The part of an RNA shown here (large-subunit ribosomal RNA, half B) has 1177 nucleotides and comes from Imasa heleensis. The prediction has a mean pLDDT of 83.
Context: one part of a larger RNA
């Protein structure tokens, strides 16, 4: 020292994040209990009484204390959340979370829905909607608003389409009808879309402005916009940021609580609202009681630490010969530099240090690392639903769809008229009945067309006219639109039984109620279900992807080309350095040939003006270049006119520039050409941006190959076309998030924390003073500028450390700076005095309790001489705490589809280490100091100590009109502090005494032991102790700081002071008081003792001493301990006995017994004889 107990003055929550913890209450009888309420409760609410023995029951008797010890609720008042009892994260969350009776909404009709399974088959359930399964909400009471626009479900309605059927057709090869490909058109489900319903389905529920007779604020009015714009309740809240909103309330003092307001950042109605009585190891606030939680510790016990014996581990551990301070340095050094300081070696403490041990950081980046969640990432997929087809048979009907066949049908305008298109043709029709006329149907643009029937009986139509088109004259083919029939097919309806499939019985076998085979009856059925194909849908499941730069990493920005600075006079050169552009444009704006000169100013001229067209003059490229700049261009590359297309083909020596791929730049040489009279120029623009490899794949060309041969496909070759592959050298045709569940692998390459560098910001000063101070800058304050210090701030950079330098704040314990808060000297004041501004000097000292808040701060109450400001890894977790903020659970509000997310809030949440060195507080051994020892000294050095009020006299004086009111001086009692102490007043005092419960035991009675915390209690000797008592700080010298003085010149004055000479002055410094101190290696000095040896130490008794050592007393010549004998304390009248009572008791022998650690006395017992050891030239 720590655990674990015990007690404890005065005061009681001051403690603290929080009454944690601990103390209090506790049993039974009785008496008596409030708001509130679901009428059950709340309630053991709350308070209050009383409890022992004996008794003849009337009393009567004892202790301080009787539920005597053990056991054994602390109440209460409010608020949030959850109703309730229950249930969780075995080993950091016990809750507010989950669960719950209840409500509601969906789904399932029985081979149920749903579930597990690859299937059989199982549960669902030997269960039938009051019944099962999902989902939300969460008793109970009061309710539960508007929105269907989006997503979702669910109902009807069109229409498409995929396999699959049919198949006009067409294309190769072949050549008697065949192979093989392709493939229009019709047929063809479920989705999809559309139209409605749905919100107790996911889900959402608004701007702006103006207006009332004082402002203010709007009952009201206006306008946008929506699907509807938030009703009811409630409200700084588990939600509210600003914020410690404002009022009230409780507190001396309230960031917390509580009641209200409403400006609801960012409530709000079954993701439920808003109340609620019980109940809750929940959370938060107040209170009575109670206490070592505090003031502020103290004394005891036990156990652990220490010492001896016995046995005997762990983590670490490059090697160690292992100091301080400064400075240096990978920026914080035992180890380097420079001073300093130190005899050698243990033992017991304490943790500052060794960037101390432990865990290849968890936080944070990085990795074309991983796991696992998510969803309208991607891309698959189970299950799902849907169609064809098989297993799969019959029969009837049949709207409708399509094939075919027939018939019919068809009005723009103009025109004789209802001219559907193209084509051929110059004739058709007609006694096998033209026209015309009665009657009837169809069709219709109401104009006519067409067709039947019945009679009549010979002529009707086209070419010609008019039209973009010429005849239904009359033939062929084809579309529109409807009529009828029709088959093959498909599509629906209804039926059957015979495949399926159930379900009952019945025989056989078997142990079975089970299986299996047979049969019987029923029901169902061509559907169902399976197998294959093919769509649609599918975070249910899965692989997977999700860029890089980057003064950290996200946000945000950027990404590839041009141009100019930066770029340091060749090129080239970086930055999330400054400035601009570009993803083109032009059939001219391209080639030639010839002209031609552009802006500006100034002057002058009708209309006419700053500016028009004209003229001169000036200046000299400022003009213009399709376009950013730059560089260039007037034999103009600029402007303009004429002809034209060289904006050609095939090729290229040579250079330049790049890593490379690519990029430029080109004489010349063949061709055919343009313009020019020639001689030429001419392979696009005055240059420099206008941009995409490669793969696929498409069109056009082709004197290439062409799988036996011919040919064909299909390539290849030239030409050419499709990429905001803009992340622009382009990972794939094809891709997003979350992880606080996180995990691996790296990194101090790269962040939070501390250091380090710097020093904008910040903080100190200080220069000029514009001006405030009534005049007056400078008593005092001081603008707009300057300039410095300093490493306390916010920050930058990213240097040590990611194989780990643990972070706010609070306790502890401190040290140091001064830019001085207080106290102490001192000068100016706009200083009368008192009180006060302000500068100078000063760092000894000392600078406080409390209310809220985790908080440092910061506000508050109450003090005080004064409540300084900083530094120390924002000093201090191998010193404590752990409220915060930072891990996993939960919830608000807000984001987000969701997973989940928030320098928003909210309840809750594990802080390990036996100390090897240094450092530091103590205590020893050993060696040295030139022989050994005993005692004393001397002080070189450390070190500690230093505080200040209040009152009184001086003095109601000085001062002042008064109110007021001192300095110097002197004296008083305190505070805090620090030292010793136990006589006193207290605490403790498990070694005294006594009272007393329960048991259990000796011996039954009585006496007495024992255990229950010393069983409880009451008291208390010694010793230890503080609240207690006693002491201190001083007096003084000296040196000196601001500062103030004498004399007194350089300077005939002045001047204390940048001279000589002399003086004063501070709580500072040095002495001075107190402690330590010859190891102070210059090892200090004095006196004694000792060569037949002083002297020490062991072996002993012991405590004023003490962890061990050590140290002091003492050892027989002896009080050193025990004993013993007195005494003193302290308890409180032993036991026995008598005596009084029925008894419990009481009273008398008696101020009795006992009595530790105290004061004495006494050798009775043990320190006994004797011995060992070191010791000196």
């Nucleotide at each position: 020292u720590a655990a674990u107990g015990u007690u404890g003055a005065a005061g009681g929550a001051a403690c603290u994040c929080g009454g944690c913890a601990a103390a209090a209450u506790a049993a039974u009888u009785c008496c008596g209990u409030a708001a509130c309420u679901u009428a059950g409760g709340g309630a053991g609410a709350a308070g209050g009484a009383a409890u022992g023995c004996c008794u003849u029951c009337g009393g009567g008797u004892g202790u301080a204390a009787u539920a005597u010890a053990a056991u054994a609720g602390a109440g209460g008042g409010a608020a949030g959340c959850g109703a309730c009892u229950g249930u969780u994260u075995a080993a950091c969350a016990a809750a507010a979370a989950c669960a719950c009776a209840a409500g509601a909404c969906u789904c399932u009709g029985c081979a149920a829905a749903g579930u597990c399974g690859a299937a059989a088959g199982a549960c669902g359930a030997a269960g039938u909607a009051u019944a099962g399964g999902g989902u939300c909400u969460g008793a109970c009471g009061u309710c539960u608003g508007c929105c269907c626009a989006g997503u979702g479900u669910u109902a009807a309605u069109c229409u498409a389409u995929a396999a699959u059927g049919u198949g006009a057709g067409a294309u190769g090869c072949a050549a008697c009808u065949g192979c093989a490909u392709c493939a229009a058109g019709c047929g063809g489900a479920a989705a999809u879309a559309u139209u409605a319903a749905u919100a107790a389905a996911c889900g959402g529920c608004g701007g702006c402005u103006g207006u009332a007779a004082c402002c203010a604020u709007a009952a009201c009015g206006g306008u946008c916009c929506a699907a509807a714009g938030g009703u009811a309740g409630c409200a700084a809240a588990a939600u509210u940021c600003c914020u410690u909103g404002u009022c009230a309330g409780g507190u001396a003092a309230g960031u917390u609580c509580u009641g209200a307001c409403c400006c609801g950042c960012a409530u709000g109605a079954a993701u439920g609202a808003c109340g609620u009585a019980a109940c809750g190891a929940c959370u938060u606030c107040c209170u009575u009681g109670c206490u070592g939680u505090c003031u502020c510790c103290a004394a005891c016990a036990u156990u652990a630490u220490c010492u001896c014996a016995g046995c005997g581990a762990a983590a670490u551990u490059g090697a160690a010969u292992u100091c301080u301070c400064c400075g240096u340095g990978a920026a914080g050094a035992u180890g380097c530099g420079g001073a300093g300081u130190u005899c050698c070696a243990g033992c017991g403490g304490c943790u500052a240090g060794a960037c101390g041990g432990a865990a290849a950081g968890a936080c944070c980046c990085c990795g074309u690392g991983c796991a696992c969640c998510u969803u309208u990432a991607c891309u698959a997929u189970a299950g799902u639903u849907a169609u064809a087809u098989a297993u799969u048979g019959u029969u009837a009907c049949u709207a409708g769809g399509u094939u075919u066949u027939a018939g019919a049908u068809g009005u723009g305008u103009a025109g004789g008229a209802u001219a559907a298109g193209u084509g051929g043709u110059a004739g058709c029709u007609u006694a096998u009945g033209a026209a015309u006329c009665c009657u009837c149907a169809a069709c219709g643009u109401u104009a006519g067309u067409u067709g039947a029937u019945a009679g009549a009986g010979a002529a009707g139509c086209a070419c010609u006219c008019u039209u973009g088109a010429a005849a239904u004259a009359c033939c062929a083919c084809u579309c529109u639109u409807c009529u009828a029939a029709u088959u093959a097919c498909c599509u629906g309806u209804a039926a059957c039984u015979a495949a399926u499939u159930g379900a009952a019985g019945a025989u056989a076998u078997u142990a079975u109620u089970u299986a299996u085979a047979u049969u019987u009856u029923u029901a169902u059925g061509a559907c169902c279900a399976u197998g294959u194909a093919u769509a649609a849908g599918c975070g249910g499941u899965a692989g997977u992807u999700u860029g890089a730069c980057u003064g950290g990493g996200g946000c945000g920005g950027u990404c590839g080309c041009c141009u100019c600075c930066u770029a340091a006079a060749u090129a080239g050169u970086a930055a999330c350095g400054g400035a601009g552009g570009c993803g083109u444009a032009c059939a001219a704006a391209g080639g030639u040939a010839g002209a031609c000169u552009u802006u500006a100013a100034u002057u002058g001229u009708u209309c006419a003006g700053a500016a028009a067209u004209c003229a001169a003059u000036u200046a000299a490229u400022a003009a213009g270049u399709g376009u950013a700049a730059u560089g260039g261009c007037a034999a103009a590359a600029g402007u303009u006119u004429g002809c034209u297309u060289g904006a050609c083909u095939g090729c290229a020596a040579u250079a330049c520039u790049g890593a490379c791929a690519a990029g430029u730049a080109g004489a010349g040489c063949a061709g055919a050409g343009a313009c020019g009279a020639a001689a030429g120029u001419c392979g696009g623009u005055c240059a420099u941006a206008g941009u995409g490899a490669u793969c696929c794949g498409g069109u056009g060309g082709u004197u290439c190959u062409a799988a036996g041969u011919g040919g064909a496909a299909a390539g290849g070759c030239c030409a050419u076309c499709g990429c905001u592959c803009a992340a622009c050298g382009g990972a794939u045709u094809a891709a997003a998030g979350g992880u606080a569940c996180g995990c691996c692998g790296g990194g101090g390459a790269u962040a939070a924390c501390a250091g380090g560098c710097u020093a904008a910001u910040g903080a100190u000063c200080u220069c000029u003073g514009a001006g405030a101070g009534u005049c007056c800058u400078u008593a005092u304050c001081g603008a707009c500028g300057g300039g410095a210090u300093u490493g306390u701030u916010u920050g930058g950079c990213a240097c040590c450390u990611c194989g780990a330098u643990g972070u706010c704040g609070a306790c502890u314990c401190a040290u140091c700076a001064u830019a001085u808060c207080c106290u102490g000297a001192a000068g100016c004041u706009g200083a009368a005095g008192c009180a006060g501004g302000u500068u100078u000097c000063a760092a000894g000292g000392g600078u406080u309790c409390g209310g809220c808040u985790g908080u440092u701060c910061g506000c508050c109450g109450a003090u005080u001489a004064a409540a300084a400001u900083g530094g120390u890894a924002c000093g201090u977790g191998a010193g404590u705490u752990g409220g915060g903020u930072u891990c996993a659970g939960a919830a608000c509000g807000u984001c987000g589809u969701g997973a989940g997310a928030c320098a928003g809030u909210u309840c809750g949440g594990u802080c390990c280490c036996u100390a090897u060195c240094u450092a530091c507080c103590g205590c020893u051994g050993g060696u040295g100091u030139a022989g050994g020892a005993g005692a004393a000294u001397u002080g070189a050095u450390a070190u500690a100590c230093g505080u200040u009020a209040a009152c009184c006299u001086u003095a109601g004086u000085a001062c002042g009109a008064g109110a007021g009111g001192a300095c110097c001086a002197g004296g008083u009692u305190g505070a805090a502090c620090a030292u010793a102490g136990c006589a006193a007043u207290a605490g403790u005092g498990u070694u005294u005494g006594a009272g007393u419960c329960a048991u259990u035991c000796u011996u039954c009675c009585a006496a007495g032991a024992g255990u229950g915390a010393u069983g409880c209690u009451c008291a208390g000797u010694a010793g230890c102790c503080a609240a207690c008592u006693a002491u201190g700080g001083a007096u003084a010298a000296g040196a000196u700081a601001a500062c103030u003085g004498c004399u007194g010149a350089a300077u005939g004055c002045a001047u204390a002071u940048u001279a000589a000479g002399u003086a004063g002055g501070a709580a500072u410094c040095u002495u001075g008081u107190a402690u330590a101190g010859a190891a102070a290696c210059a090892a200090u000095u004095u006196c004694u003792c000792c060569a037949a040896a002083a002297c020490a130490a062991c072996u002993g008794u012991a405590g004023u001493a003490g962890a061990c050592u050590a140290u002091u007393a003492c050892u027989u010549a002896g009080a050193u301990a025990g004993g013993u004998u007195g005494g003193a304390u302290g308890u409180g009248u032993a036991a026995g006995g008598a005596u009084a009572g029925u008894a419990a008791u009481a009273u008398c022998u008696g101020a009795a017994g006992c009595u530790u650690a105290c004061c004495a006395a006494u050798a009775c017992u043990a320190a006994u004889u004797u011995g060992u050891u070191g010791u000196a030239g």